[in-house]
RNA sequence: UGACUGACACGGCAAACCCGGGGUGACCCGGGGACGCAAAGCCACGGGGCUCCCCGCGGGAGAGCCAGCCGGGCCGCCAAA
Numbered sequence: 001u002g003a004c005u006g007a008c009a010c011g012g013c014a015a016a017c018c019c020g021g022g023g024u025g026a027c028c029c030g031g032g033g034a035c036g037c038a039a040a041g042c043c044a045c046g047g048g049g050c051u052c053c054c055c056g057c058g059g060g061a062g063a064g065c066c067a068g069c070c071g072g073g074c075c076g077c078c079a080a081a
Stems, first nucleotide, its partner, number of pairs: 005079002012037002017032006035068001041074003045071003048066005054060001
């Protein structure tokens, strides 16, 4: 210095659930709370899941949500074995 690696340090994030607010909804924001996380930082690009609407069903089209489902892109702390 690097990695398809992950001990340590300073620290960081925060599932379920509860309270308040927003949204038709998936879900989001704030507070509390910690199951976990070395990218649980950012991006819906590919796959996937979910919601709403069109739609008789199937199917399809449209508008969205999920980055804590997988892959990909960008950026990044520490540095033992």